[in-house]
Molecule: transfer RNA
Organism: Paludibacteraceae bacterium
C1' cells in the first nucleotide's frame, strides 16, 4: 500500500429506501411474594462512528475521513 468486513440504547444483536429505529439483557418504577429470586406491567435510555452527495424520502445508495477485525504480500 492492497482487498474484504464491521461500527445502531449501558452491553449483546436485528434493521438492503418510506409506518413511532427494533429484540435480548441491564437499569428504574409498579404489582405479585411473608419475603428474595424468578414472573407479569409499564418507562427512561439512540444526533444509526464523522463529512459530504444523490432522492420527494437515507440506519439502509455513492464518495471521503476516523476506529476495529480478518486476508494476501
Nucleotide at each position: 500500500c492492497g482487498c474484504g468486513g464491521g461500527a445502531u440504547a449501558g452491553a449483546g444483536c436485528a434493521g438492503u429506501g418510506g409506518a413511532g429505529u427494533g429484540c435480548u439483557u441491564g437499569c428504574c418504577g409498579g404489582g405479585g411474594u411473608u419475603a428474595c429470586g424468578g414472573c407479569c406491567c409499564g418507562g427512561a435510555g439512540g444526533u444509526c462512528g464523522g463529512a459530504g452527495g444523490u432522492u420527494c424520502g437515507a440506519a439502509u445508495c455513492c464518495u471521503u475521513c476516523u476506529c476495529c477485525c480478518g486476508c494476501a504480500a